[in-house]
RNA sequence: GGGCCGGUGGUCUAGCCAGGAAAGGACACGGGCCUCCGGAGCCCGUGACGUGGGUUCGAAUCCCACCCGGCCCG
Numbered sequence: 001g002g003g004c005c006g007g008u009g010g011u012c013u014a015g016c017c018a019g020g021a022a023a024g025g026a027c028a029c030g031g032g033c034c035u036c037c038g039g040a041g042c043c044c045g046u047g048a049c050g051u052g053g054g055u056u057c058g059a060a061u062c063c064c065a066c067c068c069g070g071c072c073c074g
Stems, first nucleotide, its partner, number of pairs: 001073007010027004020057001029045005050066005
């Protein structure tokens, strides 16, 4: 330099191919119930689409460039 894959809350992950009102789940965290206290269990809550541009009525999803990580080729 070229090719491919990936980047979503504090952590892990689904959704992307085939665009649609409020982005889902687990753990963690905060609160409540329970308990002598704690744990477990149950309920509630906080918090996320790598960056910039384009297409569109509408983009996590499609297109372009860039950044970061991994693998391969040279």